[in-house]
RNA sequence: UCUGUACAAGGGCAAACCCGUCGUGAGGCGGGGACGCAAAGCUUCCGGUCUUGAAAAAGAUAGCGGGGCCGCCAAG
Repeated sequence: UCUGUACAAGGGCAAACCCGUCGUGAGGCGGGGACGCAAAGCUUCCGGUCUUGAAAAAGAUAGCGGGGCCGCCAAG
């Protein structure tokens, strides 16, 4: 440097639920908590789902899938 994320070690993240808080809402954030995750790291570019809205439209979801970007350790 490339492959690669199967085993091991060390570590990482954190669903449901509860408390607080913000939001009309989907949901976000903080604390507790662990169902799971080898990209459950980042990104709404594409599709899906969901919310608000009479509509136009605006938003939520990266733990729904795809794409893009980045990456620790072991091993080869």